Model confidence (mean pLDDT): 81 of 100. This is a predicted structure of a 73-nucleotide RNA (transfer RNA) from Padina crassa. Its Rfam family is "tRNA". Gene Ontology term of the family: triplet codon-amino acid adaptor activity. RNAcentral holds the sequence, with entries from ENA. The gene name in the source record is trnK-UUU.
């Protein structure tokens, strides 16, 4: 230069054909315990990298940008 793949909650990631945005971890109220951990409960946290489209409706479909990993030269 060209290609593939991928950006979702602090962190790791799922979301499958467009139709209420989720999981585990941390982290946070609670019970339990003389007290810490450990174990169970229940909130909480998201402008789904960005900017335009198509749609009644977009994380998802299209176009473009930025950014990581790798192939090729």
């Nucleotide at each position: 230069a060209g290609g593939u793949a991928g950006a979702u909650a602090g962190c790791u990631c799922a979301g499958u054909u467009g139709g209420c945005a989720g999981a585990g971890c941390a982290g946070u109220g609670g019970a339990c315990u003389u007290u810490u951990a450990a174990u169970c409960c229940g909130g909480u946290g998201g402008c789904c990298u960005c900017g335009g489209g198509u749609u009644c409706a977009a994380a998802u479909c299209c176009c473009g940008a930025u950014c990581u990993a790798c192939c090729u030269a």